[in-house]
RNA sequence: AACUUUCAAGUGGGAGAGAGCUUCAAAGAUUGCAUAGACAAUCGAGAGGCCACCGAAGGCGCAACCGCCCCGGAAACGCUCAGGUCAACGGACCGCUUGAAGGAC
Repeated sequence: AACUUUCAAGUGGGAGAGAGCUUCAAAGAUUGCAUAGACAAUCGAGAGGCCACCGAAGGCGCAACCGCCCCGGAAACGCUCAGGUCAACGGACCGCUUGAAGGAC
């Protein structure tokens, strides 16, 4: 000098599943009546309820396997509490760059 492990930051990629039904709905918009202002209906950010679904933040569980073997660590498997089901945000994981601490040569 190059290789490699862990962590952190930056950066790029990154799946799945209802723009579901229903109630209340601000500002505002459209339409009708009608001639003057109000009424009615629809749309409407958001909030609540219900059903269906997803699984790759997190969480929990079992286990191959591993260890210092009393016990413990353990998944992309499973459960869906949380989260999510147009877009945005998020997103396990992967690539690149930089820095720190090691390993090995």
Molecule: Glycine riboswitch aptamer
Organism: Hellea sp.